[in-house]
Context: one part of a larger RNA
């Protein structure tokens, strides 16, 4: 892991609906009984049970009764008669109730042959060390005491095999082995080890205590039995084809992974076609969002006035005055506000005659549901950081349950809703150099950055194009050639200040073509050298500002390009403006079939034909049907080959069916009705083989 076979919505009982069939003011038998051709169908049984009247709590009255003093008020009924029994079909309930699945609880038993502790009776510890106390001798004391020397053999005493133990590596780790091998290590007379027998039991034992053992099982052993425990939670449910087609919200909920109810789907019937709906045009409504605006509520700018307060001159004191100081109110000015308005759309929204449009939605009763974890896009707000593929609301799509085309790849964005067949046609996005269908199209422009083919402030004589405004043949701009003086070294100030450290001046006069009491370098100060202006050469445009369109710099990432899908693109194959043609989807259309509804026509009532609409689809409602088993009934095949297998060829919309052939060697089928153990790929399914 294949490959075969088994594997899930049942069964009983009640109840409710719908269909069906009897019989109908009435339905019907049950348990039993009899016959009989006997898992059986007949007959018989009317107790029973539903109906045909209700109302009261009851007596107990009745088309009425109850309350009540009541003839009153109110409550439930009648006046409006359809039931009732069988069978199927969906549902719920009650039973394991679609299957499998805990951990766990209980309640009997079985267990101390492993283990833990006790008991009782045995057995075992080589070989060496040290050398207690007692004794016994000498020496010592008054006499112990005491010292030294024999002598002794004590000890949870030392080293260290057997023996028990398991501190460390290191191999093993589908292991030689469900805990062990090697190498070292620890105890080894002891609280030692160890044999045989007994003892304590699960809500218990035992425990030098660790949640440790109690037979590879231990925060409560095992076995077996309550048991299909329960499981809102996770997996899995088996053949087809048709039509319809959700939800992810709300209220409640020990409620949030579940429910019940409403909401939306789905099916029967009624209503309704002169129409309740639905859109749009039109008419009437109300708001208080956007936006605005500041009268109100507050926030908040500046100025004026002015009370109040602070400062200051003044004065014994009262007081006065003065203030670039802080300020309520008022005025004038300029602004803001989910929770402010004297103002106010645009969409929604309610409701209405009329017209058009929708082939046809609505409404009312019953049956069955599923759903109640959503997501993401656009727009309007809250949280959040105007942070998240964030989080929460409101609205629209869209995905969910939607293929197909673009967007390189991409649920959700763009373009489009896929009954089926076509090697027909026309568009949508979106595209036409080449992978790659289809324009190397036409016109006009713009961009040199590969901009296009990621970003901001912020920066640039990049370059298109309007615009305003200087100076220019009386010669501009730019460069070169010359000049660029003089009172003076202006005055102060300073050590020094001479254009050029710094202050000051109506910054002045003279000469001139011009030439500042001086643009910058410099110098200790001077000197140099530039510059404004000036002429001369040359000869024709050349400055300044603004708005815009396209570039450029800013601009760094993690394995070579890697930020056009790739080649590659530069008067484009890039951007802009305008043209026409093309290509491009499961969209439209053409041409050919099918199906579903609904109308109408015709019918031999089986059904057929025109015609219009529709025919994407998870959860789910709803129809119709194949295919295997097996009963009845009726017809039938088969050794001149049945069932099975195997190839082929036909054939239906599908599940699936049929004929030939081949192996195969004895059973087996077609209608038509019933009946259920009726349909596998998935369940870390379950038995087999391989």
């Nucleotide at each position: 892991g294949c490959c075969g076979g088994c594997g899930a919505g049942u069964u009983a009982c009640u109840u409710a609906u719908u269909a069906u069939a009897g019989c109908g003011a009435g339905g019907u038998u049950a348990a039993g009984u009899g016959a009989u051709u006997a898992a059986g169908u007949c007959a018989c049984g009317g107790a029973g049970c539903c109906g045909a009247a209700g109302c009261g709590a009851a007596a107990g009255c009745g088309a009425g009764u109850c309350u009540g003093a009541a003839a009153a008020u109110g409550g439930c009924g009648a006046u409006u008669u359809a039931g009732u029994u069988u069978u199927a079909a969906u549902a719920a309930g009650u039973a394991g109730a679609c299957c499998c699945g805990a951990a766990a609880c209980c309640a009997g038993a079985u267990g101390a042959u492993c283990u833990a502790u006790c008991c009782a009776u045995g057995a075992g510890c080589a070989g060496g060390a040290u050398g207690a106390a007692a004794c016994g001798g000498u020496g010592g004391u008054a006499a112990c005491a005491c010292a030294c020397c024999g002598c002794g053999g004590a000890g949870g005493u030392c080293c260290g095999a057997a023996c028990c133990c398991a501190c460390g590596c290191c191999u093993g780790u589908u292991g030689a082995a469900a805990u062990a091998u090697g190498c070292g290590g620890g105890g080894a007379u002891g609280a030692c080890u160890u044999g045989u027998g007994g003892a304590u039991a699960g809500c218990g034992g035992a425990g030098a205590a660790a949640u440790u053992c109690u037979a590879a099982u231990c925060g409560a052993a095992u076995c077996u039995g309550g048991a299909g425990a329960u499981a809102g939670c996770u997996g899995g449910u088996u053949u087809u084809c048709c039509u319809c087609g959700a939800a992810a919200u709300a209220g409640c909920u020990u409620u949030a992974a579940g429910g019940c109810u409403a909401g939306c789907c789905u099916u029967u019937g009624c209503u309704a076609u002169a129409g309740a709906g639905a859109u749009u045009a039109c008419c009437g409504g109300g708001g208080g969002u956007a936006g605005a605006g500041c009268a109100c509520u507050g926030a908040a700018u500046a100025g004026g006035c002015u009370a109040g307060g602070g400062g200051g001159u003044u004065u014994c004191g009262c007081g006065a005055c003065c203030u670039a100081c802080c300020a309520a109110a008022c005025c004038u000015u300029a602004u803001c506000a989910a929770a402010c308005u004297u103002c106010g759309a645009a969409u929604a929204c309610c409701g209405g005659a009329u017209a058009a449009u929708u082939a046809c939605u609505g409404g009312c009763a019953g049956g069955g549901a599923g759903u109640u974890a959503g997501g993401c896009a656009g727009u309007g707000g809250g949280a959040g950081a105007u942070a998240a593929u964030u989080u929460u609301c409101a609205u629209u799509g869209c995905c969910g349950a939607g293929a197909c085309g673009g967007a390189a790849a991409c649920a959700a964005c763009c373009g489009a809703g896929a009954u089926c067949u076509a090697c027909a046609a026309c568009u949508a996005a979106g595209g036409u150099c080449c992978c790659a269908a289809a324009g190397u199209a036409u016109a006009g422009g713009u961009u040199a950055a590969g901009u296009g083919g990621a970003a901001a402030a912020g920066g640039a004589u990049g370059u298109g194009a309007a615009a305003u405004u200087g100076c220019u043949a009386a010669a501009a701009c730019a460069a070169c050639c010359a000049g660029g003086a003089c009172g003076u070294u202006g005055g102060c100030u300073u050590a020094g200040a001479a254009g050029c450290a710094g202050c000051c001046a109506c910054u002045c006069a003279u000469u001139c073509a011009a030439a500042g009491a001086g643009u910058g370098c410099g110098u200790a100060a001077u000197a140099g050298c530039u510059c404004a202006c000036u002429g001369g050469u040359c000869g024709a445009g050349u400055g300044a500002u603004u708005u815009u369109g396209c570039g450029c710099c800013a601009a760094a990432a993690a394995u070579u390009c890697a930020a056009c899908g790739g080649g590659g693109c530069u008067a484009a194959a890039a951007c802009c403006u305008a043209u026409c043609a093309c290509c491009g989807a499961a969209g439209u259309u053409u041409a050919g079939g099918g199906a579903u509804u609904u109308a109408u026509u015709c019918a031999u009532c089986a059904g057929a034909a025109u015609a219009a609409a529709u025919c994407g689809g998870u959860a789910g409602a709803g129809g119709a049907a194949c295919a295997a088993u097996g009963a009845u009934u009726a017809c039938g095949g088969g050794c001149u080959g049945a069932a099975g297998c195997c190839a082929g060829a036909c054939u239906g919309u599908a599940a699936g069916g049929u004929c030939u052939g081949g192996u195969g060697g004895a059973c087996u089928g077609u209608a038509a009705u019933c009946a259920a153990g009726a349909g596998a790929g998935a369940a870390u399914g379950c038995c087999g083989g391989c």
This is a predicted structure of a 690-nucleotide part of an RNA (large-subunit ribosomal RNA, domain II) from a Clostridia bacterium. Rfam family: Bacterial large subunit ribosomal RNA. Gene Ontology terms of the family: structural constituent of ribosome and ribosome. The coordinates come from a structure-prediction model, not an experiment, and the mean pLDDT is 85. Lineage of the source: Bacteria > Bacillati > Bacillota > Clostridia.